[in-house]
RNA sequence: GCGCCCGUAGCCUAAUCUGGAUAGGGCGACAGCCUCCUAAGCUGUAGGUUGGGGGUUCGAAUCCCCUCGGGCGCG
Numbered sequence: 001g002c003g004c005c006c007g008u009a010g011c012c013u014a015a016u017c018u019g020g021a022u023a024g025g026g027c028g029a030c031a032g033c034c035u036c037c038u039a040a041g042c043u044g045u046a047g048g049u050u051g052g053g054g055g056u057u058c059g060a061a062u063c064c065c066c067u068c069g070g071g072c073g074c075g
Stems, first nucleotide, its partner, number of pairs: 001074007010027004020058001029045005051067005
């Protein structure tokens, strides 16, 4: 330098191929119930502008372009 893959909440992850209307789940955090207290269990709440920017579209996590970071391969 070229090619491929990955990036979504504090952490992990689904949806991407086939665009569809509120981005879902687990762990964790916080609050409540329970308990003499804690743990466990149950219920609830908050937290995401899907790495960043731009474009296409009525509509983008998803398609296109540029770019940043990481990994693998080739030279």